[in-house]
A computed fold for a 73-nucleotide RNA from Candidatus Liptonbacteria bacterium CG11_big_fil_rev_8_21_14_0_20_35_14, annotated as transfer RNA. It was read from a public genome assembly. It matches the Rfam family "tRNA". The family's RNA type in Rfam is transfer RNA. Taxonomically the source falls in Candidatus Liptoniibacteriota (Bacteria, Bacteria candidate phyla). The coordinates come from a structure-prediction model, not an experiment, and the mean pLDDT is 82.
RNA sequence: GGGCCAUUAGCUCAGUUGGUAGAGCGCUACAUUCGCAUUGUAGAGGUCGGCGGUUCAAAUCCGCCAUGGUCCA
Numbered sequence: 001g002g003g004c005c006a007u008u009a010g011c012u013c014a015g016u017u018g019g020u021a022g023a024g025c026g027c028u029a030c031a032u033u034c035g036c037a038u039u040g041u042a043g044a045g046g047u048c049g050g051c052g053g054u055u056c057a058a059a060u061c062c063g064c065c066a067u068g069g070u071c072c073a
Base pairs, nucleotide, nucleotide: 001072002071003070004069005068006067007066010025011024012023013022019056027043028042029041030040031039049065050064051063052062053061
């Protein structure tokens, strides 16, 4: 220098053919307990890495950039 892959909640990751962003764990409250843990119920938490483009509509399609991984030179 070039190819490929990844980037979504605090963490690990889903998200099908473009049409209201989700799960597990974690966190908060309540119930349960003498108390803790477990369990149950409810809740908070996201400019979907950044900028631009296409579209009535973009996490999803296209381009560039950034970071990480990997391969080639």